[in-house]
RNA sequence: AAAUUUUGUACGGGAGAGACUACUUGACUGUAGCGCCGAAGGAGCAACCACCCCGGAAACUCUCAGGCAAAAGGACCGUACAUAUUAA
Repeated sequence: AAAUUUUGUACGGGAGAGACUACUUGACUGUAGCGCCGAAGGAGCAACCACCCCGGAAACUCUCAGGCAAAAGGACCGUACAUAUUAA
């Protein structure tokens, strides 16, 4: 120095579930009600890890939030660039 790894940016891919009902609005706009979804976020437990103390931990579970035509968003994956850390 490179690779891997941390974080970020750009591009591409990216699921699920009522275009529900009533009133209302220029407009799913707003309000209320019922039924659903899990892959923003959040919370809980577990295999496991750590342990002096304090604990950490999922794509599992919950559904507070978010979502249920399109759009937007979207965990995660790929490519490129940048950043941070670091052995042999």